Transfer RNA from a Candidatus Aenigmatarchaeota archaeon, 74 nucleotides, folded computationally. It matches the Rfam family "tRNA". Rfam classes the family as a transfer RNA. Rfam links the family to the GO term triplet codon-amino acid adaptor activity. Rfam describes the family as follows. Transfer RNA (tRNA) molecules are approximately 80 nucleotides in length. Their secondary structure includes four short double-helical elements and three loops (D, anti-codon, and T loops). Further hydrogen bonds mediate the characteristic L-shaped molecular structure. tRNAs have two regions of fundamental functional importance: the anti-codon, which is responsible for specific mRNA codon recognition, and the 3' end, to which the tRNAs corresponding amino acid is attached (by aminoacyl-tRNA synthetases). tRNAs cope with the degeneracy of the genetic code in two manners: having more than one tRNA (with a specific anti-codon) for a particular amino acid; and 'wobble' base-pairing, i.e. permitting non-standard base-pairing at the 3rd anti-codon position.

[in-house]
RNA sequence: GGGCUGGUAGGUCAGUCCGGUAGACCGCGUGCUUUGCAAGCAUGAAGCCGUGGGUUCAAAUCCCACCCAGUCCA
Numbered sequence: 001g002g003g004c005u006g007g008u009a010g011g012u013c014a015g016u017c018c019g020g021u022a023g024a025c026c027g028c029g030u031g032c033u034u035u036g037c038a039a040g041c042a043u044g045a046a047g048c049c050g051u052g053g054g055u056u057c058a059a060a061u062c063c064c065a066c067c068c069a070g071u072c073c074a
Base pairs, nucleotide, nucleotide: 001073002072003071004070005069006068007067010026011025012024013023020057028044029043030042031041032040050066051065052064053063054062
């Protein structure tokens, strides 16, 4: 220098193929239960989807450039 994969909640990851309400689990807050803790049950908060543009009525999703991480080739 070039190819490929990935970047989404505090953490681990779905969702992208086929554009149409942003989700799961763990963790965290509150309540119930307990003498108390843990476990269990109920409920809630938390992400303008790596950055900037483009297409579209509408973009996490499609297109372009760039940044970061991993991997392969030279």